């Protein structure tokens, strides 16, 4: 000098990178719900079975008419905060949602797995939704690295492959030779 390996610090991808907060707006919806009238006999607590509680001829649940009439999750815009496995998601286990068993959905925690990033298309699913999200598959674009090739050594253009425990810069420890 230094291949290679480990640690630390700081960065980049995108002007629709990711997530959270605030405000406004549209939709949710003339829906849920409440009241009155009519009708109606058993009904309600996610589904099935059993139980428990509650309502009910002093008219239950449901339906129709009239009157009144929300909200949440999600979306768009503006602004702001934290960041670059940012974050999301699948599956398993445990707990909770009137009790027991089984199932569904939601929330929380842990383990394991997948995804570099956003866009579009198709199918499925969640959803009020034709919005948006998620999963699977595909297409082009884009970032990074490697190889080939072009070029002016570098740069740049093109092609192929891979993908975040990655890449770049600095620093530190070990260290083949």
């Nucleotide at each position: 000098g230094g291949a290679u390996g480990g640690g630390g610090u700081a960065g980049a991808g995108g002007u629709c990178g990711c997530a959270g907060g605030a405000a406004a707006u549209a939709a949710g919806a003339g829906u849920a719900c409440u009241g009155u009238u009519u009708u109606g006999a058993g009904g309600u607590u996610u589904u099935g079975a059993g139980g428990a509680a509650c309502c009910c001829c002093u008219g239950a649940a449901g339906a129709a008419a009239c009157a009144g009439g929300a909200a949440a999750g999600g979306a768009u815009u503006u602004u702001u905060u934290g960041c670059c496995g940012a974050a999301g998601u699948g599956u398993u286990u445990a707990u909770u949602u009137c009790c027991u068993c089984a199932a569904a959905a939601a929330a929380u925690a842990a383990g394991c797995g997948c995804u570099g990033g956003g866009u579009c298309u198709g199918c499925a699913u969640u959803g009020a939704a034709c919005a948006a999200g998620u999963g699977c598959a595909g297409a082009a674009c884009u970032g990074u690295c490697a190889c080939c090739c072009u070029u002016u050594u570098u740069g740049u253009a093109g092609g192929u492959g891979a993908u975040g425990a990655g890449c770049u810069a600095c620093u530190u420890c070990a260290g083949a030779u």